[in-house]
About this RNA
This is a predicted structure of a 72-nucleotide RNA (transfer RNA) from a Chitinophagaceae bacterium. It matches the Rfam family "tRNA". It is annotated as a transfer RNA.
RNA sequence: GGCCUCGUAGUACAAUGGAUAGUAUAAGAGUUUCCGAAGCUCCAGAUCCAGGUUCGAUUCCUGGCGAGGCCA
Numbered sequence: 001g002g003c004c005u006c007g008u009a010g011u012a013c014a015a016u017g018g019a020u021a022g023u024a025u026a027a028g029a030g031u032u033u034c035c036g037a038a039g040c041u042c043c044a045g046a047u048c049c050a051g052g053u054u055c056g057a058u059u060c061c062u063g064g065c066g067a068g069g070c071c072a
Base pairs, nucleotide, nucleotide: 001071002070003069004068005067006066007065010025011024012023013022018055028042029041030040031039048064049063050062051061052060
């Protein structure tokens, strides 16, 4: 330098054109306990950036940025 894959809560993964983006875990609050842990309840939290297509984009297309892999 070329090609391929990926980028979503703090972390690990779903959702795959359609209504309010979901699960686990972590954080916070409450409950419980003599104290703590565990358990239970509640709460907040995210689609890498800019364009395009579309009635509608996390999803499809283009470019950029970043990560990984293959080739030279």